[in-house]
This is a predicted structure of a 72-nucleotide RNA (transfer RNA) from a Patescibacteria group bacterium. The prediction has a mean pLDDT of 82. Taxonomically the source falls in Bacteria candidate phyla (Bacteria). Rfam family: tRNA. About the family: Transfer RNA (tRNA) molecules are approximately 80 nucleotides in length.
RNA sequence: GCCCCUGUAGCUCAAUGGAUAGAGUGUGGGUUUGCGGAACCCAAGAUCCGCGUCCGAUUCGCGGCGGGGGCA
Numbered sequence: 001g002c003c004c005c006u007g008u009a010g011c012u013c014a015a016u017g018g019a020u021a022g023a024g025u026g027u028g029g030g031u032u033u034g035c036g037g038a039a040c041c042c043a044a045g046a047u048c049c050g051c052g053u054c055c056g057a058u059u060c061g062c063g064g065c066g067g068g069g070g071c072a
């Protein structure tokens, strides 16, 4: 330099183009306990950026940025 894959909560992953973007784990609070842990309940927390297509984009297209891989 060229090609391919990929980017969603702190982390690991879901989400036919359509409802309030969900789950596990972690975090905070509560119940429980002599204290913790475990268990149960509650809460906060995310679509990499821009443009486009569409009535409607996490999803499709283009560009940029980041990560991974292959070739040279």
Base pairs, nucleotide, nucleotide: 001071002070003069004068005067006066007065010025011024012023013022018055027043028042029041030040031039048064049063050062051061052060